RNA sequence: AGAGUUUGAUCCUGGCUCAGAACGAACGCUGGCGGCAUGCUUAACACAUGCAAGUCGAACGAGAAAGCUCUUCGGAGUGAGUAUAGUGGCGCACGGGUGAGUAAUGGAUGGGAACGUACCUUUAGGUUGGGAAUAACCACGGGAAACCGUGGCUAAUACCGAAUAGUCUCGCAAGAGUAAGGAAGGCCUCUAUGUAAGCUUUCGCCAAAAGAGCGGCCCAUCUCCCAUUAGCUAGUUGGUAGGGUAAUAGCCUACCAAGGCUUCGAUGGGUAGCUGGUCUGAGAGGAUGAUCAGCCACACUGGAACUGAGACACGGUCCAGACUCCUACGGGAGGCAGCAGUGGGGAAUAUUGCACAAUGGACGAAAGUCUGAUGCAGCAAUGCCGCGUGAAUGAAGAAGGCCCUUGGGUCGUAAAGUUCUUUCGAAACUUCUGUCAGUGGGGAAGAAAUGCCCGCAAGGGAGCUGACGGUACCCACAAAGGAAGCACCGGCUAACUCCGUGCCAGCAGCCGCGGUAAUACGGAGGGUGCAAGCGUUGUUCGGAAUUAUUGGGCGUAAAGCGCGUGUAGGCGGUCUGUUAAGUCCGGUGUGAAAGCCCUGGGCUCAACCCAGGAAGUGCAUUGGAUACUGGCAGACUUGAGUAUGGGAGAGGAAAGCGGAAUUCCUGGUGUAGCGGUGAAAUGCGUAGAUAUCAGGAGGAACAUCGGUGGCGAAGGCGGCUUUCUGGACCGAUACUGACGCUGAGAUGCGAAAGCGUGGGGAGCAAACAGGAUUAGAUACCCUGGUAGUCCACGCCGUAAACGAUGGGCACUAGGUGUUGCGGGUAACCACUCCUGCAGUGUCGAAGCUAACGCAUUAAGUGCCCCGCCUGGGGAGUACGGCCGCAAGGCUAAAACUCAAAGGAAUUGACGGGGGCCCGCACAAGCGGUGGAGCAUGUGGUUUAAUUCGACGCAACGCGAAGAACCUUACCUGGAUUUGACAUCCCGAUCGUACCUUUUGGAAACAUAAGGGUCUUGGCUGGAUCGGUGACAGGUGCUGCAUGGCUGUCGUCAGCUCGUGUCGUGAGAUGUUGGGUUAAGUCCCGCAACGAGCGCAACCUCUGUCGUUAGUUGCCAUCAUUAAGAUGGGCACUCUAGGGAGACUGCCGGUGUUAAACCGGAGGAAGGCGGGGAUGACGUCAAGUCCGCAUGGCCCUUACGGCCAGGGCUACACACGUACUACAAUGGCAAGAACAAACAGCUGCGAGACCGCAAGGUGGAGCUAAUCUGAAAAACAUUGCCUCAGUUCGGAUUGGAGUCUGCAACUCGACUCCAUGAAGUUGGAAUCGCUAGUAAUCGUGGAUCAGCAUGCCACGGUGAAUACGUUCCCGGGCCUUGUACACACCGCCCGUCACACCACGAAAGUGGUCACAACCAGAAGUGUAUGAGCUAACUUCGGAGGCAGUAUACUAAGGUUGAGGCCGUGAUUGGGGUGAAGUCGUAACAAGGUAACC
Repeated sequence: AGAGUUUGAUCCUGGCUCAGAACGAACGCUGGCGGCAUGCUUAACACAUGCAAGUCGAACGAGAAAGCUCUUCGGAGUGAGUAUAGUGGCGCACGGGUGAGUAAUGGAUGGGAACGUACCUUUAGGUUGGGAAUAACCACGGGAAACCGUGGCUAAUACCGAAUAGUCUCGCAAGAGUAAGGAAGGCCUCUAUGUAAGCUUUCGCCAAAAGAGCGGCCCAUCUCCCAUUAGCUAGUUGGUAGGGUAAUAGCCUACCAAGGCUUCGAUGGGUAGCUGGUCUGAGAGGAUGAUCAGCCACACUGGAACUGAGACACGGUCCAGACUCCUACGGGAGGCAGCAGUGGGGAAUAUUGCACAAUGGACGAAAGUCUGAUGCAGCAAUGCCGCGUGAAUGAAGAAGGCCCUUGGGUCGUAAAGUUCUUUCGAAACUUCUGUCAGUGGGGAAGAAAUGCCCGCAAGGGAGCUGACGGUACCCACAAAGGAAGCACCGGCUAACUCCGUGCCAGCAGCCGCGGUAAUACGGAGGGUGCAAGCGUUGUUCGGAAUUAUUGGGCGUAAAGCGCGUGUAGGCGGUCUGUUAAGUCCGGUGUGAAAGCCCUGGGCUCAACCCAGGAAGUGCAUUGGAUACUGGCAGACUUGAGUAUGGGAGAGGAAAGCGGAAUUCCUGGUGUAGCGGUGAAAUGCGUAGAUAUCAGGAGGAACAUCGGUGGCGAAGGCGGCUUUCUGGACCGAUACUGACGCUGAGAUGCGAAAGCGUGGGGAGCAAACAGGAUUAGAUACCCUGGUAGUCCACGCCGUAAACGAUGGGCACUAGGUGUUGCGGGUAACCACUCCUGCAGUGUCGAAGCUAACGCAUUAAGUGCCCCGCCUGGGGAGUACGGCCGCAAGGCUAAAACUCAAAGGAAUUGACGGGGGCCCGCACAAGCGGUGGAGCAUGUGGUUUAAUUCGACGCAACGCGAAGAACCUUACCUGGAUUUGACAUCCCGAUCGUACCUUUUGGAAACAUAAGGGUCUUGGCUGGAUCGGUGACAGGUGCUGCAUGGCUGUCGUCAGCUCGUGUCGUGAGAUGUUGGGUUAAGUCCCGCAACGAGCGCAACCUCUGUCGUUAGUUGCCAUCAUUAAGAUGGGCACUCUAGGGAGACUGCCGGUGUUAAACCGGAGGAAGGCGGGGAUGACGUCAAGUCCGCAUGGCCCUUACGGCCAGGGCUACACACGUACUACAAUGGCAAGAACAAACAGCUGCGAGACCGCAAGGUGGAGCUAAUCUGAAAAACAUUGCCUCAGUUCGGAUUGGAGUCUGCAACUCGACUCCAUGAAGUUGGAAUCGCUAGUAAUCGUGGAUCAGCAUGCCACGGUGAAUACGUUCCCGGGCCUUGUACACACCGCCCGUCACACCACGAAAGUGGUCACAACCAGAAGUGUAUGAGCUAACUUCGGAGGCAGUAUACUAAGGUUGAGGCCGUGAUUGGGGUGAAGUCGUAACAAGGUAACC
């Protein structure tokens, strides 16, 4: 410090998620030791038991017993003035716990004045003299108990008078008032031994003054969220008087006044103890407030006071309430939020321990007692820190595991083994080294004070005391001996393989894995990380600049209020003076300690602890500085404004006027249609429309001018005239003197639609009606038509109210239009030119921007102010409030849900977008298919099986160039198991393999016999048989694991690269543009220059001519024939080698002096001459595992192999592709001509003969320019048929045959005779073809025993048409839109149905909180009274005190009312999410009616 995730890819915006640190944690797995810390975050829930606050006999009175000793057994002494209770003093207000309440009666920081203070310290004083009671105790009584009553006795440092007193209190003063207590030790005296007096020391006591520490009170600043809480307040705010308090104060009371607080957030609601600090962070901040420390509050809940220096009191009192316990039912007792502990709650938090040895506290003169404060121990890996679980060596790279390409690799020096620590030593005479746990031995520090002794004192001296603990630590001992787990390994993120599983089981922090080859699930091996821990979960900060002060934004991503005016507020021109609030500098005080940081020190180190420093960015105070900001004062003119002179304008309001047009009415002319549409119909019209002419009525809107022209703040404003009125602009001077800018709230204006009242109503036109369209059509189109649109007045207050751009000021290149007003020049005007100001457009530099774009009219550079935003959905919705007549508007959430939603640009693809171009694509033609019969393939059906594959084009006469058996993969049945086939091993035989035959059987198979010549046809390294397992075998699965091959777009003209350049980037450029071409073919231009794969060419066939060569070919001339049969010849044809030829080369025109095109000449051929081969990058997970190869999976007496028979040939039907036809351009018959190419030895097979024929007999010739197949046919000639289901057509069927073959039944082809079906040119629709083509005619070949109407090839005859590119289909290029990218067979919206989830409303209903009024009123305090009771004093009258009573205040409680909040609720409403549901198709392309507000 970043990373992952939106996309096909990119940049941006933006959310979600991760890596880090931390914790009083919890859970899972695991667990050796020690040190130091920490340990109910939940129920401020309830608590059994024990302990947690006592102490003092040197304040006081009383006062045992056990035991021991003695005994005269009566008792005495001692214990002992002890224990103990009581009176009294001090303490119990500290220490300890908890965080319920509290948003200020609190806390933090800093100040202040009107106070208190026990114990402590200091100062100067006092401490005299009397009195009356009372508890304990005794007696009696009540009660279950707790406890209480009556009578009697008694003491004090308990209580009460009196005296005295001052720097005390009160008072102006005079004056008045108010204290006390002794105890212990020692000494000494005698009215002499005492309960006496005195002196002294110590400790007390009283009053006063001061100090310290502690406490009470007041002020300023800061101190969470909600405005869907905006007004609150009656002791309220202030004053006077009185009361009250330690003290100020409405703290309380009476009276008077009407104030006080609040948008700088009062009041109300919610939440919460605050701080030092802690965690995180670079910091600023954010979160938090355990342990430790400071403050506050509380002590079962609520109220109250008493005592006291201090409390309204945790282990005190009284009352009320809830709960628990005891009870004899009459009454009583209690308060762990002290330490342990229990129950409960909870994910979760410890021992009913030891000791006062230390530190601290209470009391005491002290010894000492008490102390669950504290010191220690126990439990818990809860955290931090440290240590260990061995070290060295050790390759046969062991065994074993895992993987494997079978070679090996890896765990791995890891183990084993050996050595060592643990003994050998080294240096050299005491150093180095030497772990925990275990055993044995030794063994601390923490403890020196108080006290005691000496001493006047300072000080000195001797000795006692340890819970932890026989602990830490030290020494010795023996053995490698007792000691490693957890998570992860797809990316982020370090770490990979195998097996299992098969969208299952499961994982998951995000993206996402899993549907048969999962590095993502589970296991294993290996690896990575951390380590006595490791992971998970939760929470906080960080990353997040994702609330942005540091440090963000608002044209299109979320975000500028629709627009003005203006209040508060914020900000504000130039100069001078002053002030010193802000600001800056210095000093002082404070900012507790601890913590953090730095330095040093102590535990063996560290954690931890100790000491010192720094810091604590703050507050207060004080001194200074005065540039800037502010305050005050004075001045200025440039900001702003006023006056004056001009011109421009749909600026606003009102009144009046005008013409064109539509409609309607009246009349005339006139006749059958008009109107409307894609086409129609509804509608109007013979009752006279439309059309046309004249007249009239009425309403609304104002053509042309008219313009990115003008005006206005925006909305908006358009005929003409008049009146009233607002603003801006220009020019020139004069004046005021900062008067300014912005603007939360507020207030005004504000299109259209809508609402109310009253008018008006021509046209248009929601709703509505009808007609069409359609599957439907509640729409689009048509005919009508009401609100409304118009006017007046009043509401509404919203719009994509848009420049999607708030207002103001200043600055920052220009070019070019236009509107208004000026200036200059030139001969006047100025129409041109130059120039200024104010508007309004466009292009563009710098700059900015994610890009698009903006660019002096900024989205640039700065300043000021306001508004707004913080992922998408839910939702601009619910609830609440305000406004409105309503419709509705403004304000404005949450639950829940998703990992995206979005902006700009890029490349594609697509469009019922555009442009250009091509193709038998259409058109123009010719012939077909679709109808019939039959052939063939497919679907379907059937079947034991009808094997499998191929499915739009690009499956369907396809794989199959040929299923009777075989093929054959399918079915049935019968046999078989190392196998029909390959390699290896063992045994047997030596001649076998092989061949022929016999028997059984459907065959496979089984069985038997013979041959098998002896050196050959093969071989002992062989063959056969038998056995064993490794293996063979599989047309079993996966073409979506693959190779190879193929189809298709498409023989379409495209597809790319290097370098350069442009762009943040994806990408672009090149390849686009202008021409041209069949072509990305070529030319020109150009930030491109080149190149590659394609195109073309090179290859082949064909068309012309030479040349070479003439057999099997040919024959002009010569000879000879039936015949190129022969002699002869190679001229010609032909054959097949090698050449020539065509290149826009030439001419003319067009064209950019180009490429090229058009025409022409010549030529066999002319612009690619005509065919073929040749198929770019890629697309379709296209086809093929059944051609072959191949990974993985599956079968292994079967899914392998063998055999027989059957099936692949089935048949209500549907489709594709062919054949034959329907006839006269024909059929039949007769005779007679002309090809090319191909095939042939298991072959083609001539002539001849036989048969009507298929064919048979036979075998010349031919391994082929030689022989054979072989006859070409259509055509032409002649004859018949004469328009019919025919002399057309030939299906079907009967009969008889031929051939092939082991075998033609299922199931072959052919022949003859007979039979003679449908069919008379084919609906919608659809196919092929542009020239030697279509059409038509025959011929050959592959496969093949036999079997083509199929396929492949060959020639013969031989057309028609193309104006043209509007349309259909396909394709190419450019451009445009896009919400598509699985790419339009895309995407996607809403209702309905079903399930689940959260939320709202709701008759009601329950709880809780605070309030108001009234009732009631415990304890207590104040006041009043006090006739009852009464020890201290008394002047004897009383005073004082108490009970009692009344009253005021008041807690709980009760009644009523009006609220807030939270539950729950039949039903209901929308929302969200869900599997491939239903209906339509609204949006995205011109989305098929542009979309949207």
Small-subunit ribosomal RNA from an uncultured prokaryote, 1493 nucleotides, folded computationally.
Its mean pLDDT, the model's own confidence on a scale to 100, is 83.
Rfam family: Bacterial small subunit ribosomal RNA. Rfam links the family to the GO terms ribosome and structural constituent of ribosome.